The part of an RNA shown here (small-subunit ribosomal RNA, 5' domain) has 485 nucleotides and comes from an uncultured Chloroflexota bacterium. The coordinates come from a structure-prediction model, not an experiment, and the mean pLDDT is 86.

Context: one part of a larger RNA
RNA sequence: CAACGAACGCUGGCGGCGUGCCUAAUGCAUGCAAGUCGCACGCGCUUGCUUUCGGCCAAGUGAGUGGCGCACGGCUGAGGAACACGUGGGUAACCAACCCUGGCGUGGGGGACAACCAACCGAAAGGUGGGCUAAUCCCGCAUACGCUCCUUCGGGAGGAAAGUGGCAACACGCGCCAGGACGGGCCUGCGGCCCAUCAGGUAGUUGGUGAGGUAAUGGCUCACCAAGCCAGUGACGGGUCCCUGGUCUGAGAGGACGACCAGGCAGACUGGGACUGAGACACGGCCCAGACUCCUACGGGAGGCAGCAGCAAGGAAUUUUCCGCAAUGGGCGCAAGCCUGACGGAGCAACGCCGCGUGUCGGAAGACGGCCUUCGGGUUGUAAACGGCUUUUGUCGGGGAAGAGAUGGACGGUACCCCGACGAAUAAGCCCCGGCUAACUCCGUGCCAGCAGCCGCGGUAAGAAGGAGGGGGCAAGCGUUGUCC
Numbered sequence: 001c002a003a004c005g006a007a008c009g010c011u012g013g014c015g016g017c018g019u020g021c022c023u024a025a026u027g028c029a030u031g032c033a034a035g036u037c038g039c040a041c042g043c044g045c046u047u048g049c050u051u052u053c054g055g056c057c058a059a060g061u062g063a064g065u066g067g068c069g070c071a072c073g074g075c076u077g078a079g080g081a082a083c084a085c086g087u088g089g090g091u092a093a094c095c096a097a098c099c100c101u102g103g104c105g106u107g108g109g110g111g112a113c114a115a116c117c118a119a120c121c122g123a124a125a126g127g128u129g130g131g132c133u134a135a136u137c138c139c140g141c142a143u144a145c146g147c148u149c150c151u152u153c154g155g156g157a158g159g160a161a162a163g164u165g166g167c168a169a170c171a172c173g174c175g176c177c178a179g180g181a182c183g184g185g186c187c188u189g190c191g192g193c194c195c196a197u198c199a200g201g202u203a204g205u206u207g208g209u210g211a212g213g214u215a216a217u218g219g220c221u222c223a224c225c226a227a228g229c230c231a232g233u234g235a236c237g238g239g240u241c242c243c244u245g246g247u248c249u250g251a252g253a254g255g256a257c258g259a260c261c262a263g264g265c266a267g268a269c270u271g272g273g274a275c276u277g278a279g280a281c282a283c284g285g286c287c288c289a290g291a292c293u294c295c296u297a298c299g300g301g302a303g304g305c306a307g308c309a310g311c312a313a314g315g316a317a318u319u320u321u322c323c324g325c326a327a328u329g330g331g332c333g334c335a336a337g338c339c340u341g342a343c344g345g346a347g348c349a350a351c352g353c354c355g356c357g358u359g360u361c362g363g364a365a366g367a368c369g370g371c372c373u374u375c376g377g378g379u380u381g382u383a384a385a386c387g388g389c390u391u392u393u394g395u396c397g398g399g400g401a402a403g404a405g406a407u408g409g410a411c412g413g414u415a416c417c418c419c420g421a422c423g424a425a426u427a428a429g430c431c432c433c434g435g436c437u438a439a440c441u442c443c444g445u446g447c448c449a450g451c452a453g454c455c456g457c458g459g460u461a462a463g464a465a466g467g468a469g470g471g472g473g474c475a476a477g478c479g480u481u482g483u484c485c
Base pairs, nucleotide, nucleotide: 003483004482006481007480008479009478010477013356014355015354016353017352018351019349020348021314026312027311028310030309031308032307035068036067037066040065041064043062044061045060046059047058048057050055075267076266077265085191086190087189088188089187090186091185094184095183099180100179101178102177103176104175105174106173107141109139110138111137116131117130119128120127121126147158148157149156150155163172164171165170193239194238195237200230201229202228205227206226207225208224209223210222211221212220242264243263244262245261246257247256248255249254269290270289271288272287273286292303293302294301295300320346322345323344324343328342329340330339331338332337359389360388361387362386369380370379371378372377394422395421396420397419398418399416403411429474430473431472432471433470434455435454436453440469441468442467443466450457451456
């Protein structure tokens, strides 16, 4: 000097765009953050219509069965030095819901469990046994181009399906197979921290055979057999750390960093485990253990903000318990639509960058005041006053968007522009002036009070401390501190 997710001091007019717990992955009150489908299904309630008084139909609503989603999106960076990441390959060792393409099908039966009814237990959370019932729920049978297994290659064995809406055409589905797309699993070459005051490490260890397991390879797991395997090209151990695209700096080489945005990884109170599922070992799912908090009738229960706000604490330090689904995107649905603290916006903060303003022209050999003075004067200084002008900004009034493609706009009567009115009005500070380094005098102080980045100033004329006048620098900022180049 440049930079910053900064903080602190003084000061502070506006706008645009960004950014905003770097510390305690500390603990959390409250609300919201993942639902949806009646065109899969039965039932309850309400209203209406009808009734042959059994009921039927329609609309609305509620929980339940079923389906899809909840593995995305959002947050965080604890752990991890590892095929975690980056990059290039491999998979003849693999998966793949929804989507697309193609082929072939969708025949005929049976069953259960919620809801519901009634009984019981419990303070509650909730639970137990009994009975009824529907389905796109569950199970057989039939069929099988292609699929899987076996095969003497002739063949044999095994395995599917669901309907709903519509007058209908048809639409949305369902099953099997093949291919694709998106996405993922696994393997691998190479690359990127520090310590040798860590030098030897290793028993599922290294390899083989067989088996189990998985979507799949593999010592992944197990039995047996062999005795290997890694290491000065740094094994093993310890420390530190999410990684990258990139960011900052620098002429570059390099150095430092990895906040925001984007890709990947990992985590969800701590540790462990599996279930469901195409996908999880699952943030707002389950089980066990632990710590913590809460409720309790003491028997037993409930909870997990590293989602958005918000609170406490820690800290030098980091925001609203806001508006809206109008847009973009996501889930479900044929759709209408519902949900969406993703997102779009508004609010707060000079935290940063950028832009604008705080007037403009004229105005004396030069007022007053201040300061200095060699007492002549000099300087502040065209500065002010005063005169003319302008109206960015501001205030008030009027008009008023794009963003939406036919209805639909939170932002928002906002931006903006235009028009009109008013009036220089509403708006300047901070640091420095010994050298480095741009800018000098006076007063007071007297090694005191104090300053200081380094050299160093101050002990009676201090350009270095404090005040003043003047000057220099930057400017809605200016300085200081911290970190890094």